c-di-GMP-I-GGC riboswitch aptamer from a Deltaproteobacteria bacterium, 87 nucleotides, folded computationally.
It was read from a public genome assembly, where an Rfam model found it.
The source organism's lineage runs through Bacteria, Pseudomonadati, Myxococcota and Myxococcia.
The prediction has a mean pLDDT of 83.
RNA sequence: CACGAAAAAGCCAAACCUGUUGAAAAACAGGGACGGAAAGCCACGGGUCUUCUCUCCAAUACUACCAAGAUAGCCGAGCUGCCGAAA
Numbered sequence: 001c002a003c004g005a006a007a008a009a010g011c012c013a014a015a016c017c018u019g020u021u022g023a024a025a026a027a028c029a030g031g032g033a034c035g036g037a038a039a040g041c042c043a044c045g046g047g048u049c050u051u052c053u054c055u056c057c058a059a060u061a062c063u064a065c066c067a068a069g070a071u072a073g074c075c076g077a078g079c080u081g082c083c084g085a086a087a
Stems, first nucleotide, its partner, number of pairs: 003084002011036002016031006034073001040079002044076003047071005
C1' cells in the first nucleotide's frame, strides 16, 4: 500500500417513541438497536426527497425545467482515521 478475522479494545446508531425547531423534506436532544471497517469529514458529480415564498399562466390546477433546501445510513470523487489474524 492493500485486505478485513466466528480476534481484541473501543466507536457509531436504522425503524419506532418522546420533546424542540422547520412550511416541508428533515435536523437536534433523550430513549432504542436494524445495521455499519470509515455509518468519520466534505453537497464536487450523479440519484432520491421537499417546496412557505418567488417564477410561470388571462385565471385555476397539474407536470417539467430553473431556483432554494434536505439526504454523507443511495452511489461515486476528495480529505482524514482505530485495531492487526490469514492471504